[in-house]
Context: one part of a larger RNA
Molecule: small-subunit ribosomal RNA, 5' domain
Organism: uncultured prokaryote
RNA sequence: UUGAACGCUGGCGGCAGGCUUAACACAUGCAAGUCGAGCGAGAAAGCCCUUCGGGGUGAGUAGAGCGGCGGACGGGUGAGUAACGCGUGGGAAUCUACCAAGUAGUGGGGGACAACAGUCGGAAACGACUGCUAAUACCGCAUACGCCCUAUGGGGGAAAGCAGGGGAUCUUCUGGCCUUGUGCUACUUGAUGAGCCCGCGUUAGAUUAGCUAGAUGGUGGGGUAAGGGCCUACCAUGGCGACGAUCUAUAGCUGGUCUGAGAGGAUGAUCAGCCACACUGGGACUGAGACACGGCCCAGACUCCUACGGGAGGCAGCAGUGGGGAAUAUUGCACAAUGGGGGAAACCCUGAUGCAGCCAUGCCGUGUGUGUGAAGAAGGCCUUCGGGUUGUAAAGCACUUUCAGUGGGGAGGAAAGGGUGUAAGCUAAUACCUUGCAUCUGUGACGUUACCCACAGAAGAAGCACCGGCUAACUCCGUGCCAGCAGCCGCGGUAAUACGGAGGGUGCAAGCGUUAAUC
Numbered sequence: 001u002u003g004a005a006c007g008c009u010g011g012c013g014g015c016a017g018g019c020u021u022a023a024c025a026c027a028u029g030c031a032a033g034u035c036g037a038g039c040g041a042g043a044a045a046g047c048c049c050u051u052c053g054g055g056g057u058g059a060g061u062a063g064a065g066c067g068g069c070g071g072a073c074g075g076g077u078g079a080g081u082a083a084c085g086c087g088u089g090g091g092a093a094u095c096u097a098c099c100a101a102g103u104a105g106u107g108g109g110g111g112a113c114a115a116c117a118g119u120c121g122g123a124a125a126c127g128a129c130u131g132c133u134a135a136u137a138c139c140g141c142a143u144a145c146g147c148c149c150u151a152u153g154g155g156g157g158a159a160a161g162c163a164g165g166g167g168a169u170c171u172u173c174u175g176g177c178c179u180u181g182u183g184c185u186a187c188u189u190g191a192u193g194a195g196c197c198c199g200c201g202u203u204a205g206a207u208u209a210g211c212u213a214g215a216u217g218g219u220g221g222g223g224u225a226a227g228g229g230c231c232u233a234c235c236a237u238g239g240c241g242a243c244g245a246u247c248u249a250u251a252g253c254u255g256g257u258c259u260g261a262g263a264g265g266a267u268g269a270u271c272a273g274c275c276a277c278a279c280u281g282g283g284a285c286u287g288a289g290a291c292a293c294g295g296c297c298c299a300g301a302c303u304c305c306u307a308c309g310g311g312a313g314g315c316a317g318c319a320g321u322g323g324g325g326a327a328u329a330u331u332g333c334a335c336a337a338u339g340g341g342g343g344a345a346a347c348c349c350u351g352a353u354g355c356a357g358c359c360a361u362g363c364c365g366u367g368u369g370u371g372u373g374a375a376g377a378a379g380g381c382c383u384u385c386g387g388g389u390u391g392u393a394a395a396g397c398a399c400u401u402u403c404a405g406u407g408g409g410g411a412g413g414a415a416a417g418g419g420u421g422u423a424a425g426c427u428a429a430u431a432c433c434u435u436g437c438a439u440c441u442g443u444g445a446c447g448u449u450a451c452c453c454a455c456a457g458a459a460g461a462a463g464c465a466c467c468g469g470c471u472a473a474c475u476c477c478g479u480g481c482c483a484g485c486a487g488c489c490g491c492g493g494u495a496a497u498a499c500g501g502a503g504g505g506u507g508c509a510a511g512c513g514u515u516a517a518u519c
Base pairs, nucleotide, nucleotide: 001517002516004515005514006513007512008511011366012365013364014363015362016361017359018358019324024322025321026320028319029318030317033069034068035067038066039065046057047056048055049054076277077276078275085202086201087200088199089198090197091196094194095193099190100189101188102187103186104185105184106183107141109139110138116131117130118129119128120127121126147156148155149154161182162181163180164179165178166177170175203249204248205247210240211239212238215237216236217235218234219233220232221231222230252274253273254272255271256267257266258265259264279300280299281298282297283296302313303312304311305310330356332355333354334353338352339350340349341348342347369399370398371397372396379390380389381388382387403460405455406454407453408452409451413446417441418440419439420438421437422436423435424434425433463508464507465506466505467504468489469488470487474503475502476501477500478499484491485490
């Protein structure tokens, strides 16, 4: 000094920390959704009316489907990895959704598939067939400033709409049209993020000395966003190694942390950066990005359902359970704040996060009273029997009330958002929209918050280890090499300051000791 554990003990608060072992197996709940301002469809309960047929409302709501964006972030773990994995410093042959700036466009068509309806299969999971339909889904055509291919001739490639408002005019009364906003397409920059290469550094063993066949290099081809044996065909025979290859063992790396005067040694919990993994092994799909923790497929082990034909699952997310262990917490509250995803927004989601609960696990603070009080009370212990000590300690007297308790009051964490007014921008416009200002309104899980006031009463709050030397602190009794102690030296065999108890003392103190580990 510790992510500690154990023994005894335990008042309060603040701030931190909390499975180091079985990357063992997991019941249950939650942890990634969102958008109706992309699209087409569209319930029911309830209530009201009724001519009993039904109608209205609920409601264009709920719940589905197509489509978009996000599920590659955030969160967990350290199994693997001795490696360009990490750290540091460089490099060139690359991509980058959303975001910012800029340039040019956004014309005209088509055919489907879900949903839905019908029929059917299945125990279920789920599926088959037929028919209808929309789109910012899909596919052509046109156009092409940048762009791509070719290499001077040319060739190729795109798009989508939606919402708000509106004077004149047109109009099938919805719009056209105008305008604002936002999308979409192509391209160029930027920003951010990522991929790749190299120098140097990065544990132990030689009781591991040779290792290597895509192996080392070249050419052609392929592949990738991109360089490359990355892959492939052919050719050559190289390449690495006592400056330790190969093999074996161990291990995530770093900023840091602990210690130390430093050099160094040890370490890598929490927090931060990077990497790897997601039941085990393999694979690709989609996508800007994955070879994807809560996606897909195959194989395996395990668990569960089954009508035996077949299906379902993956907590190293947050809680929680069993197990292992010396040992490590609640199946909590809230999205109020910060941040993230979606959305124009309101808002929705968020076990990220903010908080609360448990634990003296640690650090820090604070309390358990203060003053006075000698008859040096009683009791205890010792005694040379005179007394000494416990000891101003207690009692008594006089005060105080921190903290805890009870009752009141009460910030800050809140900015947003919404309404109104006003100004500017945009515009044909005093619409709309955006921004600024003013004003009104208004959102808190924590929370019985922090803090303040009042009330009562010393009232509710001290232990642990040690006392032979090292090492601060001594006597009596018991025991008699027994029982026992012990970190080392060593104590104990009849006066033991060393064992056990007592009185007294010493040291720390809500802790104190022991064990383990490190310097």